[in-house]
Molecule: transfer RNA
Organism: uncultured Bacteroidales bacterium
RNA sequence: GCCGAUAUAGCUCAGUUGGUAGAGCAACGGUUUUGUAAACCGUCGGUCGUGGGUUCGAGUCCCUCUAUCGGCU
Numbered sequence: 001g002c003c004g005a006u007a008u009a010g011c012u013c014a015g016u017u018g019g020u021a022g023a024g025c026a027a028c029g030g031u032u033u034u035g036u037a038a039a040c041c042g043u044c045g046g047u048c049g050u051g052g053g054u055u056c057g058a059g060u061c062c063c064u065c066u067a068u069c070g071g072c073u
Stems, first nucleotide, its partner, number of pairs: 001072007010025004019056001027043005049065001051063003
């Protein structure tokens, strides 16, 4: 230098043919227990890596840039 993959909650990851962003774990509160753990119930938490574009509507499509990883030379 060229090619490709990945980027979504504190962490690990889903998200279908473009139509109001979810799960598990963690955290917090409650029930239970002499207490802790476990179990059960509930709550909180996201400008979907940056900046643009297309569209009535974008996590999803297009372009640019950034970061990480891999391959080729």